Predicted 3D model of a 351-nucleotide part of an RNA (small-subunit ribosomal RNA, central domain) from a wastewater metagenome. The prediction has a mean pLDDT of 86. Its Rfam family is "Bacterial small subunit ribosomal RNA".

Context: one part of a larger RNA
RNA sequence: CUGGGCGUAAAGGGUGUGUAGGUGGUUUUGUUAGUCUCUCGUUAAAACCCACGGCCUAACCGUGGAAGUGCGAGGGAAACGGCAGAACUUAGAGGAUGCGAGAGGUAUAUGGAACUCAUGGAGUAGGGGUGAAAUCCGUUGAUAUCAUGGGGAACACCAAAAGCGAAGGCAAUAUACUGGCGCAUUCCUGACACUGAAACACGAAAGCGUAGGUAGCGAAUGGGAUUAGAUACCCCAGUAGUCUACGCCCUAAACGAUGAUCGCUGGCUUUUCGGAGUAUCGACCCUCUGAGAGGCGAAGCUAACGCGUUAAGCGAUCCGCCUGGGUAGUACGAUCGCAAGAUUAAAACUC
Numbered sequence: 001c002u003g004g005g006c007g008u009a010a011a012g013g014g015u016g017u018g019u020a021g022g023u024g025g026u027u028u029u030g031u032u033a034g035u036c037u038c039u040c041g042u043u044a045a046a047a048c049c050c051a052c053g054g055c056c057u058a059a060c061c062g063u064g065g066a067a068g069u070g071c072g073a074g075g076g077a078a079a080c081g082g083c084a085g086a087a088c089u090u091a092g093a094g095g096a097u098g099c100g101a102g103a104g105g106u107a108u109a110u111g112g113a114a115c116u117c118a119u120g121g122a123g124u125a126g127g128g129g130u131g132a133a134a135u136c137c138g139u140u141g142a143u144a145u146c147a148u149g150g151g152g153a154a155c156a157c158c159a160a161a162a163g164c165g166a167a168g169g170c171a172a173u174a175u176a177c178u179g180g181c182g183c184a185u186u187c188c189u190g191a192c193a194c195u196g197a198a199a200c201a202c203g204a205a206a207g208c209g210u211a212g213g214u215a216g217c218g219a220a221u222g223g224g225a226u227u228a229g230a231u232a233c234c235c236c237a238g239u240a241g242u243c244u245a246c247g248c249c250c251u252a253a254a255c256g257a258u259g260a261u262c263g264c265u266g267g268c269u270u271u272u273c274g275g276a277g278u279a280u281c282g283a284c285c286c287u288c289u290g291a292g293a294g295g296c297g298a299a300g301c302u303a304a305c306g307c308g309u310u311a312a313g314c315g316a317u318c319c320g321c322c323u324g325g326g327u328a329g330u331a332c333g334a335u336c337g338c339a340a341g342a343u344u345a346a347a348a349c350u351c
Base pairs, nucleotide, nucleotide: 003323004322005321006320007305008304012319014202015201016200017199021195022194023193025088026087027086028085029084030083031082032081034080035077036076037075038074039073040072041071042070049065050064051063052062053061054060092192093189094188095187096185097184098183099182100181104178105177106176107175108174109173110172111155115151116150117149118148119147120146121145126137127136163170164169207248208247209246210245211244212243216242217241221237222236223235224234259318260317261316262315263314264313267296268295269294270293271292272291273290274289275288276287277286300307301306324351325350326349333344334343335342336341
């Protein structure tokens, strides 16, 4: 390499859009560089296989035949595939119409609780903190309490195994703009599809740049404790940061550690959003049906754990990835970045 694999042993790209490429619904006509079939040529001899023969036999040797993959030439077939043409559709896909749910996104405005600061009232000696303390705050009047005003950040209850989103992620309320999805009708287009190297876009937190903002929390740092020491755990402070706008960074246990799409294969149960029937004054209930989200489990699969119509079962198409451990996700080179660094990615040597 082939083969075999990728939930947990090595291995699914963080996620999407999508070019090339690969693959592609039903019927029919023509064609035939794929495909299938027949014939011929070639594919040295020896070897292998079969028959006969020669050494007493065997090994060994001789003669003849057969076989053989590929290539070339010619004849034929048209199921599959390709190419060209025609047609089909409540089988794929898209559109239309009518409903529906939702923390999907962006912007602006508003709100209450808590916290903190300032001012004022009232009030007096403590408060705070801990295992115990101390640093710390307080007679220039703190803590506790009331009133008024300012400020920033986050949105209790509702709240759920719930919902939405491609993923990251999304939660006070209102408004504006806006993306996707589901169901019903079966009206239109008529295969327009799937996947997807490259490319492009998005991408938690931390970090970076510029300008703001800074209540609380809080890397670093200072102090108090603890301790043999304590560059920690505990306590008192506290800068960057956390927040906003714009621009970068591009990584995560970016996890369901499970790529996308399509088809097939017993069920029971809970829940969300639709539809139909039945029932009813109406809402439930009950039956069926579509799309999600969970639990348990037949068959089957799995090394086991477990998975099990949301498959890790049975099949198909396409992409990504793995190939003993260490060296190493490192060096070198290249690309990107302001930097931090990211991406791509070895070897010697060693077990």